[in-house]
RNA sequence: GUUUGAUUCUGGCUCAGGACGAACGCUGGCGGCGUGCCUAACACAUGCAAGUCGAACGGAGCUCCGCCCUUCGGGACGGAACUUAGUGGCGAACGGGUGAGUAACGCGUGAAGAACCUGCCUUCCAGUGGGGGACAACAGUUGGAAACGACUGCUAAUACCGCAUGAUACUUUUGAGGGGCAUCCCUUGAAAGUCAAAGCUUUAAGUGCUGGAAGAUGGCUUCGCGUCUGAUUAGCUAGUUGGUGGGGUAACGGCCCACCAAGGCGACGAUCAGUAGCCGGUCUGAGAGGAUGAACGGCCACAUUGGGUCUGAGACACGGCCCAAACUCCUACGGGAGGCAGCAGUGGGGGAUAUUGGACAAUGGGGGGAACCCUGAUCCAGCGACGCCGCGUGAGUGAAGAAGUAUUUCGGUAUGUAAAGCUCUGUCAGCAGGGAAGAAAGAAAUGACGGUACCUGACCAAGAAGCCCCGGCUAACUACGUGCCAGCAGCCGCGGUAAUACGUAGGGGGCAAGCGUUAUCCGGAAUUACUGGGUGUAAAGGGAGCGUAGACGGUAGAGUAAGUCUGGAGUGAAAGGCGGGGGCCCAACCCCCGGACUGCUCUGGAAACUAUUCGACUAGAGUGCAGGAGAGGUAAGCGGAAUUCCUAGUGUAGCGGUGAAAUGCGUAGAUAUUAGGAGGAACACCAGUGGCGAAGGCGGCUUACUGGACUGUAACUGACGUUGAGGCUCGAAAGCGUGGGGAGCAAACAGGAUUAGAUACCCUGGUAGUCCACGCCGUAAACGAUGAUUACUAGGUGUCGGUGGGUAUGGACCCAUCGGUGCCGCAGCAAACGCAGUAAGUAAUCCACCUGGGGAGUACGUUCGCAAGAAUGAAACUCAAAGGAAUUGACGGGGACCCGCACAAGCGGUGGAGCAUGUGGUUUAAUCCGAAGCAACGCGAAGAACCUUACCAAGUCUUGACAUCUGGAUGACGAGGACUUAAUCGUCCUUUCUCUUCGGAGCAUCCAAGACAGGUGGUGCAUGGUUGUCGUCAGCUCGUGUCGUGAGAUGUUGGGUUAAGUCCCGCAACGAGCGCAACCCUUAUCUUCAGUAGCCAGCGAGUGAAGUCGGGCACUCUGGAGAGACUGCCGGGGAUAACCCGGAGGAAGGUGGGGAUGACGUCAAAUCAUCAUGCCCCUUAUGAUUUGGGCUACACACGUGCUACAAUGGCGUAAACAGAGGGAAGCGAGCCCGCGAGGGGGAGCGAAUCCCAAAAAUAACGUCCCAGUUCGGAUUGUAGUCUGCAACUCGACUACAUGAAGCUGGAAUCGCUAGUAAUCGCGGAUCAGAAUGCCGCGGUGAAUACGUUCCCGGGUCUUGUACACACCGCCCGUCACACCAUGGGAGUCGGAAAUGCCCGAAGUCUGUGACCCAACCGCAAGGAGGGAGCAGCCGAAGGCAGGUCGGAUGACUGGGGUGAAGUCGUAACAAGGUACCC
Repeated sequence: GUUUGAUUCUGGCUCAGGACGAACGCUGGCGGCGUGCCUAACACAUGCAAGUCGAACGGAGCUCCGCCCUUCGGGACGGAACUUAGUGGCGAACGGGUGAGUAACGCGUGAAGAACCUGCCUUCCAGUGGGGGACAACAGUUGGAAACGACUGCUAAUACCGCAUGAUACUUUUGAGGGGCAUCCCUUGAAAGUCAAAGCUUUAAGUGCUGGAAGAUGGCUUCGCGUCUGAUUAGCUAGUUGGUGGGGUAACGGCCCACCAAGGCGACGAUCAGUAGCCGGUCUGAGAGGAUGAACGGCCACAUUGGGUCUGAGACACGGCCCAAACUCCUACGGGAGGCAGCAGUGGGGGAUAUUGGACAAUGGGGGGAACCCUGAUCCAGCGACGCCGCGUGAGUGAAGAAGUAUUUCGGUAUGUAAAGCUCUGUCAGCAGGGAAGAAAGAAAUGACGGUACCUGACCAAGAAGCCCCGGCUAACUACGUGCCAGCAGCCGCGGUAAUACGUAGGGGGCAAGCGUUAUCCGGAAUUACUGGGUGUAAAGGGAGCGUAGACGGUAGAGUAAGUCUGGAGUGAAAGGCGGGGGCCCAACCCCCGGACUGCUCUGGAAACUAUUCGACUAGAGUGCAGGAGAGGUAAGCGGAAUUCCUAGUGUAGCGGUGAAAUGCGUAGAUAUUAGGAGGAACACCAGUGGCGAAGGCGGCUUACUGGACUGUAACUGACGUUGAGGCUCGAAAGCGUGGGGAGCAAACAGGAUUAGAUACCCUGGUAGUCCACGCCGUAAACGAUGAUUACUAGGUGUCGGUGGGUAUGGACCCAUCGGUGCCGCAGCAAACGCAGUAAGUAAUCCACCUGGGGAGUACGUUCGCAAGAAUGAAACUCAAAGGAAUUGACGGGGACCCGCACAAGCGGUGGAGCAUGUGGUUUAAUCCGAAGCAACGCGAAGAACCUUACCAAGUCUUGACAUCUGGAUGACGAGGACUUAAUCGUCCUUUCUCUUCGGAGCAUCCAAGACAGGUGGUGCAUGGUUGUCGUCAGCUCGUGUCGUGAGAUGUUGGGUUAAGUCCCGCAACGAGCGCAACCCUUAUCUUCAGUAGCCAGCGAGUGAAGUCGGGCACUCUGGAGAGACUGCCGGGGAUAACCCGGAGGAAGGUGGGGAUGACGUCAAAUCAUCAUGCCCCUUAUGAUUUGGGCUACACACGUGCUACAAUGGCGUAAACAGAGGGAAGCGAGCCCGCGAGGGGGAGCGAAUCCCAAAAAUAACGUCCCAGUUCGGAUUGUAGUCUGCAACUCGACUACAUGAAGCUGGAAUCGCUAGUAAUCGCGGAUCAGAAUGCCGCGGUGAAUACGUUCCCGGGUCUUGUACACACCGCCCGUCACACCAUGGGAGUCGGAAAUGCCCGAAGUCUGUGACCCAACCGCAAGGAGGGAGCAGCCGAAGGCAGGUCGGAUGACUGGGGUGAAGUCGUAACAAGGUACCC
C1' cells in the first nucleotide's frame, strides 16, 4: 500500500533497508587491497608437487697429480677433486586438497588419566669392551613382448647376530614411613634374576651411538554440559547389561573369548527415518534472536569404491603395499599398468568461477657438519568492475537568453550559463630522464616482483559517462503513436480513440564506473510473541468428571547450602568485532596496545527468597455432631385423564380434510352418542429467567436403597491443598446387535393435491424407529459459542434454601449474615457489540487450544468399532483476500403511521367496426434520421405534390453554392431574348458602373495559385446549452457546539398539528441556507379616474328597420389606481399552545378558483439532425448542383384519435343566445351567376369602427317507429371547383350515384372530485393548397367519495440483510468443455538400510609344521629358535530368500482447483417467499 460506499479491528499478501564466493542485461577511464567450480567426492591427456646425506658403506665412472710398465694405443699401483645406481640413515604420518560420510564424545566448552605413549629438541646420570656370519651392488648363466624376475659365485658398513659389563630400568620376593579416590600412589631399604652400544670426520673441538631420570612438544583415552527435524517412527536390545577368569593393547574397557546371572535404554523421546562436517566467526537485528559455516584460523573425516596389513616414535598411510569391484590404458593374449578431493590444465555438468606463468629473493619445511639440494608450501605476476576503497572525465567567466530540438492559448515557454567565445589549471592515462625500501649488513656476493612504486620535465582540454526510474507506495510530467490490440506489472492495478501506468521523443529525478534485474538470507513481521501475542462474536476452551506423573503451593521457628548473591583463582587460542594510537599522500588495507569475549570449572563467604531436613501451629482442606430443602440416581408397586382398537345399544347419510380440493372412511350402517372391555405410551393444572445434578440431563403418586450440596456448632486431624499430559469413567438424539413390546407419532414408501416440473412444502395412509432388558457407538450450535481454582475491587433491586436479632402478634414485616439463581448499573476492560462480585476488571497457579482463505477435518498411515463411522491428521495446487463489530443508504412476498382519481363510490371512454394518424415488421434502388416501459409511438414535424429533403437513380462542377486574404484582367454584375437539354450545364444576341483634388479610390464580375471553404459524416459514453422524469413530492443541507477511536450521530428524532421540515411543545443542542408558503399574472365583488371606434337610462331628431344623428357617460364594457379575507369576531374541543369543528357577517372563509414558479439530486435519461463545440474522418467528394423517384409501399401487429352502431335519436322548417381571436402578396361585405364547391365584381378595413362570422348544442313545430333502418357513412363510379410551374405516383373540397363493416364491444385497461366530467360549436398558429392533430375560447352542464382492508406510486420512523453497479442485487449445486496438481489402482521398474543362509579373497591370530634354514650351544649327531606349507576362527565383494522403507511409472477410476458471456433448476442472504443452522 491492499478487503469497505465509507469506518474500525483482526488478518494475510506486498514494498521501502542491509548483505552476497553470485549470475544475467546495458555500459565501461585509472589505481590499491582482497577474492574467484556453491553444480559431477564426474572422468582425466601432459608437465611439475619429497627428497636428501659420499662426514655410515663397498663399488663404478670421469678429470688431474705422483711413480712404474708399455706393443706408445695404453695398462698397473698410490693420492686428490667431482658425479653417482645400490646397501644404510633420516624424512616421506608435516606441508597442500576436499566436505562424500558422520546426529557421534564428531565438534564446542570445562574437567580427569592413581588406566597411557612420545622420534628429532633441552637438562642431568652412566657407558661405548671384545667377536661372528651374511645379503645387494658387481660378474656369469637364464626366463619374459613388457612389467619384472630366477640360479650360481664374490664383497663392505653407523645393515644383521651372539658374548662381557651394567643401573635410580624391568620382573619376582620382602621391610619401614607417609598419603589417598575403591583398584592404589609417593619416599626409602634388602635379595635374586634379565637386558646395551657404532662409528665417522678433523687434529681440535666435535658429531654420532647405548641404558636411565626429568622437561618440553605432540598424541591417545574417559567424563559433565551443549549440539537440527519428524510420534502419520513407541517400544528397542543377545556381546545385548553386569559379574568371575583369561587374552589383547601404549593404556582402561565385552575391545575379544569361556562360564554365570537377566539385565540395560526409553514419553526429560529410546529405536527408526530425513537432513547436516563442527567451531572461532560471518550477515542481519535496538536487543533478544534468526539465518549461515566461502575466503583466514582450530578440530574431525576422506583420498576411485570396499576390506586388510607391514614398516615405523608416529599410519592402518592422497603422490606405500596386498586383496576384491568398477573404469581406463598397454599387450606378442601368456600377462601387466593406473588413481589431480596437490599446482596449472582438458573434457563434461552448469546461469556461473581464472594461467598447462616466474622465483626459491623473502617467510617456513625436509635432508646434510657445511657448502648446498628439494619445496605448484610460499612470495609474486597474468585474467575477471566479482567485492570494498580512492581518483578522474576539467575550473572560472560568459544573455544576442544564439542555433537546433520539444511544446504552445502562437504571445511565448523549456533545454539554459548549458553551448560557442575569453581566461586558467594539468590529476589520471601517454612520452622522456632519474629511481628505491623489501637484505636478516658485518668485508663481499645475493631481488622473482621490476626499471615496479615513487620523483622530475615538456605537451595538449586534449583520450575518458552511463544505467535505472518519473500513477500511488516513492524523489521526478508533457507531447505524439497505439486503441482490452501491442504491451506493462513488486502490491494495488493500467490499456476498449484525448493513457502523467504501453512504445517513442523532449524534459525531470536518482545513483554513478557503474546502474538495473533475478536467486538467497535477516529485517520491517509484536506474523511463533523469553524480551513481546492471543482464545464470548474475528483462527482458537478439551462434552463433563475422577485422578497418575509433573508443575505450583498456608503460618512461625531452627539447621543445611543445591538454586541465588558476593570476593578470589584458572580458562575462555590467534585472527575478527569495539576503544585508543601508528604505517602506506587519504581510504580500503596493515601493525601495536587496551578492554571485551555476557561462558565453564575450582574455591572463601552470606542466608532474605526458592529448595531440602526437623519438630510445631490452625486461618486452607477434611472429619464428627445437630438440622431443614430439592423433577439428584436406581429398583418395585399403584393411579386417573386422553388417543386408538374390540363388543353391545341409540341413530342416519354423510364423515374427514384443505387456501380450495381429492385420495381415504361410510347404507355390509360410518361420523356422532351411551355402556363395558383391551393395550401401550406420556404424566394437564401446580409451573415460576423456581429447584437438583460434574456435564449429558431430571417432572403423576408411594415405598426401599443411595450420592451430593447448604446452614449451625467448633469436638477432632494438622497443609492432608490446586491443577492435571497420558489413563479411567460418564456422556442428548440418531444408529447397530439379541430378545420382548407396539396405543399414539412417524424417516423410508404409496396415493391425492399444488406446480412449467414437484422425487418437496399441504392432505390421506404407513414400516423401521420411538418404549423395556442387556451389550455397543462416543458424537452435537455437547453453547453462557465464556476451562478449573483462589484472593481483591461502588451500589441498587428481585427470587430460592438456611440461621441470628428486632417489632408485632390477626395475616406479617424490618435488620444482619451464609449459600444458590436473575436483572440494572459505577470504576475498569473491550475493535465495537457488550461484560461488570455468577467479570470479558485487577492479580496468581495449572491444563487445553490458535497462527490468512480454499483444498480439508479431506487423502494416506495408525488406533478403536459388528457396521455406520470416530480419533489422530497432511501435502501439491490456488486466491489477495476470507473475516468480526459498528455506520450510511438501498431493498424486503418485515412492522407502524400518513398522503395521492392510488383503490373504493360514480360518470364517460379505449380494447370489437370503418377511417385518420404515428410506430414496429416486411418490402424497396430508396422507403432519410432521431425518439423506445412509466418518462418512444396525432413525438422532433405550428402542416413531405416540386421546394422542404437530409434518402435513391442518373447528369454536371472542383478554391467550389457560402466567408476572408493575394495577384492580374474587365467595366461590369444584372436583366431580357433565342438555340439545346429530362433539367441544370452549355452556346449566341441586345443593353450597359460610381466617386474624384484626375494622381487615383471604391464596388462588382471573371481568371490564376494557395491558404482555406464545406459536411444533416462519427462519437449525447468527450461536452456546453436546452429538456423530460421522480415531483409541486416535502424534502436536501450547512456553521458552531456536544457525543463517538472512527465512518458518523445529534440538530432533522419524540408528543400533537398541517397541503407542507406548516406551526406549537419538549429535547445537547443553538442558529442559518436551498425548498414550502408569501411576494407576480389572471379570475370572482366594490370604489374612484377616463369616455372613443364601446354604451344608450333620461332629452331631442330620425328610419321600412337600425346608437343612425345631436347629445350624455348614469349602466354594461374598456384600462389605470385602490379597497377587500387576516382564523380578524363568537362558541366548543385541545395542554391556557399550535391547530381543529361549528357559527355570524360577507361577493368571496380558512392556500377562494386557475396559472407562472420545479430544492439537493437520480436515470452515463434525450438531443452532435435547432444551435455551439473538443477529437476523429471525407476533400474531382461523405462537399455543391439539376431532373425524376422515395419519405405516401402493405400479408400483418400495437398506440393515439375521429365517426358510428341510433328515438335523451336522424331529417326538415323557421327562431334565439357567446367568448376569444385573425386580417394588406391580407380579410373581403352588400350585389349577380352556379344545386354546390365556387366564380364575377369590388364597398369597407392596417381594425373596440370594416371583414372573417353562420355560433352549435338548445327550445318550437313536423316526420320517421326499432329495421342494418330516413341509423351509419366507408368504398367505388361519373362530373366538377380551388390552390399551385405542375394535383399520375400524391392535395382538399363539391354534386349525383353506390351504401361496406358496425346493433355498445373478451381478457385487460384509461381519464375525471365542480363550472369539473360529459356534450356543443367557434377561433388561431403552421400554411400557395392541404387537420379527425395541436394550442386556445366560450355555451349547456352532472353523478359519487362509506372509507383506507387491498393494487400502484410516494413520505417519515423502526427492523433484518451475505445487497452498495444497491433485489433487474447477491448467490448454490449437478451436467457439458478446456487445463492443472493430487488420492486409489491389476501391476511394472529401479533404489536404500537391515535380517537369515551359501561362498569365502587378502590378512592378523591360533594349531601343526614329516619340508627348509648362515650367525648361538655342541667335536659331531643334534639342540635352541625361525620359516614355507597345510588346517581352523573371523572376514570384504558376490550369490540366494522373504520381508521393511521411500521413489518413479500405469489402463481405468475418485473427488479437488482454475477458466467474460454454455445447460438445468432456485438451495442461501429480507419472515428469501416451508425461519435458518448442527
The RNA shown here (small-subunit ribosomal RNA) has 1478 nucleotides and comes from an uncultured bacterium. Its Rfam family is "Bacterial small subunit ribosomal RNA". Rfam links the family to the GO terms ribosome and structural constituent of ribosome.